[in-house]
Context: one part of a larger RNA
């Protein structure tokens, strides 16, 4: 001297960029953060419009047409995206390869199908049971929901034969065995369900992108006041599991496997990219932003599913916490708000779905506290202001003082000018890739009008270390990073003047280099 997600204390005027529980992964009140699709299907049928039929001529009934709209069945997404950093010293995570041991919806690409049947169930109607959550029983139905036949270009199991070979094998050919599908529309057509045609779609394959799985070399804090640790422990055979090798799990057979290059055990700790700080070597950190991990009250557990062992999903158990009709039942903010509660400390219970980007849908569109923005906070970085020029051998004033004066200080009154800034009006966007659509926002930004007008503090002045006198106090009051000041002249305490540093900031504290 420099840095900060900062505190505290005095002080404060404007704008831009960022950042804003570092502590109790404490507990949570209330709203909202994940839905969508009716062009998969049955129901349910508003509005509107027409058509009968009564009549008190604007209403009532009834039917068509329409299709909102609402629960269900089904798809697809709820595994992204957001949050936290407890745990973890791990192939966790960096790098760098390998998988001849793997998966991969949705996307592209390409080949070859989409024939024919059958059985339910939900909603619904009826009955019952509970206080409530919710749950039992009988019927009835439809599907892109479910189950069988059929076919198999290719796929898979077995063999068998060629060829490559990096053990296990790969790649070609043959013969065998397993095993599929779904259908809605838009448009023209006529015999109102057909048939074209055209879109979306469904199956099984072959590739490709993504996106992940698993191995492995190497790196990766402190601790020997931790020296031995280990039985699924090493290791074989066979099995089982898995999307896939493996002791992953099993039986069984061996007795092996690790370790002073530091094993085992304690303690702390998510990791990178990177940031701080140094001429570097280094050292320290891991906010914000990106990548990877891991968690979702503690703890375990499978399920669905292409993905999960799954924050706003299930199930158990264990602590809260709230409802009860006492018999049961709900709940999970480390999502955005916000509230209590620790704390020296960290913000609105705000707009918008216009942009970006995501889910669903052929589409319009809906949903999206991701986003985008506005709020608050001098937290931080930048940048602008708080006037400029003139103006006395020098106004009152205030300190000093050898009482002559000196200082304050061109400072100040004046005088002329100028509007950043504020104030009042006008005007007013880009951001929106043909057309409409702009939260922000009457915002930025432009014009014009007014007036110097609304806008300076704080720490220091003993040496270090730039800046000195007075007056009080009298080892008291206090000061302080060191060394040290006060004990009656204190440049070191407190007060004035004056001065030196910075300036919307200035000490101060704490951390890091």
């Nucleotide at each position: 001297g420099g840095a900060c997600g900062a505190a505290c204390g005095c002080u404060g005027g404007c704008g831009g960029u960022g950042c804003g529980c570092u502590u109790a992964a404490u507990g949570c009140a209330u709203g909202c953060a994940a839905g969508u699709c009716g062009a998969a299907c049955g129901g349910u049928g508003a509005a509107a419009u027409u058509c009968c039929g009564g009549c008190u001529u604007g209403c009532c009934g009834g039917g068509a047409u329409g299709g909102a709209u609402c629960a269900g069945u089904g798809g697809c997404g709820g595994a992204c995206g957001g949050c936290u950093g407890a745990g973890u010293a791990a192939c966790g995570c960096g790098u760098a390869a390998g998988c001849a041991a793997c998966c991969u919806a949705c996307c592209c690409u390409u080949g070859a199908g989409u024939g024919g049947g059958g059985a339910a169930u939900a909603a619904c109607u009826c009955c019952g049971g509970g206080a409530a959550a919710c749950c039992g029983g009988a019927g009835c139905u439809a599907a892109u929901a479910c189950c069988g036949c059929a076919u198999g270009a290719g796929a898979u199991u077995a063999c068998c034969g060629a060829u490559c070979a990096c053990a296990u094998g790969g790649u070609c050919g043959g013969u065998u065995c397993u095993g599929a599908a779904a259908g809605c529309u838009g448009c023209g057509g006529c015999u109102u369900g057909c048939c074209g045609u055209g879109g979306c779609g469904c199956u099984c394959g072959g590739g490709g992108a993504u996106g992940g799985g698993c191995u492995u070399g190497c790196g990766u804090c402190c601790u020997a006041u931790c020296a031995g640790g280990u039985u699924g422990u090493u290791g074989g055979u066979g099995g089982g599991g898995u999307a896939a090798c493996g002791g992953c799990c099993c039986a069984c057979c061996a007795a092996g496997c690790c370790u002073a290059u530091g094993a085992c055990g304690g303690g702390u700790a998510g990791c990178u990219g990177g940031u701080c700080u140094g001429a570097g070597a280094g050292g320290a950190c891991g906010a914000u932003c990106a990548g990877c991990c891991a968690g979702a009250g503690g703890g375990g557990g499978a399920c669905u599913g292409a993905g999960a062992c799954a924050c706003g999903g299930c199930c158990c158990c264990c602590a809260c916490u709230c409802c009860u009709a006492c018999g049961g039942g709900a709940g999970g903010c480390a999502g955005c708000a916000g509230c209590a509660g620790g704390g020296a400390a960290u913000c609105u219970u705000g707009c918008g779905c216009a942009a970006u980007g995501g889910g669903c849908g052929a589409a319009a569109g809906c949903c999206u506290g991701a986003c985008g923005c506005a709020g608050c906070g001098a937290c931080a970085c930048c940048g602008c202001g708080u006037g400029g020029a003139g103006g006395a051998a020098g106004a009152a004033g205030g300190c000093c003082u050898u009482c002559g004066g000196g200082u304050c200080g061109u400072a100040a009154a004046c005088u002329c000018c100028u509007u950043u800034u504020c104030u009042g009006g006008g005007g007013g966007a880009a951001g929106a890739g043909a057309g409409a659509g702009g939260a922000c926002g009457g915002u930025a930004c432009c014009c014009c009008a007014g007036g110097a007008a609304u806008a300076a503090g704080c720490c220091u002045c003993g040496g270090c270390u730039a800046a000195c006198u007075a007056c009080g106090u009298g080892c008291c009051a206090g000061c302080a990073g060191c060394c040290g000041c006060g004990g009656u002249a204190a440049u070191a305490c407190g007060u004035a003047g004056g001065a030196g540093g910075c300036g919307a900031g200035c000490g101060u504290u704490g951390u890091c280099c």